About this RNA:
FMN riboswitch aptamer (RFN element) from Corynebacterium mendelii, 127 nucleotides, folded computationally. Rfam family: FMN riboswitch aptamer (RFN element). Rfam links the family to the GO term FMN binding. The source organism's lineage runs through Bacteria, Bacillati, Actinomycetota, Corynebacteriaceae and Corynebacterium.

RNA sequence: GUCGUGCACCGGGGUCAGUGAAAGUCUGAACCGGCGGUGAUAGUCCGCGACCCGCGUCCCCAUGGACGUGGUUGAUUCGGUGAAAUUCCGGAACCGACGGUGAAAGUCCGGAUGGUAGGAGCACGAU
Numbered sequence: 001g002u003c004g005u006g007c008a009c010c011g012g013g014g015u016c017a018g019u020g021a022a023a024g025u026c027u028g029a030a031c032c033g034g035c036g037g038u039g040a041u042a043g044u045c046c047g048c049g050a051c052c053c054g055c056g057u058c059c060c061c062a063u064g065g066a067c068g069u070g071g072u073u074g075a076u077u078c079g080g081u082g083a084a085a086u087u088c089c090g091g092a093a094c095c096g097a098c099g100g101u102g103a104a105a106g107u108c109c110g111g112a113u114g115g116u117a118g119g120a121g122c123a124c125g126a127u
Stems, first nucleotide, its partner, number of pairs: 001127007009119002015029004030107002032096002034048004043094002052071008076092005098110003
């Protein structure tokens, strides 16, 4: 270094003003961007997770939880540089689940002090 087992840790961000009886939801301007991959750095390329729906098995006090499996799941272009970039630079765009909320939500409240893709370690064994 590689493989296996165990242990514990980390693991989502985002406003000001105006109108109005009432809006962080409307209007104007702004702000935010999980994880892995990708000859070159990604919210918008490829894949994954969570949320949502179905099926099966197990636990069982709740009709709740765990595991497996399937489905759904948003959005970008132009120019430049370069060996190489829908990832960098410049310009102009676009997207953002579900429930709630005297007024319509990516930014408020809630499921969530949850959970996950994964990350970085420690120990033991084998090679």
Its mean pLDDT, the model's own confidence on a scale to 100, is 82.
The RNAcentral record of the sequence draws on Rfam.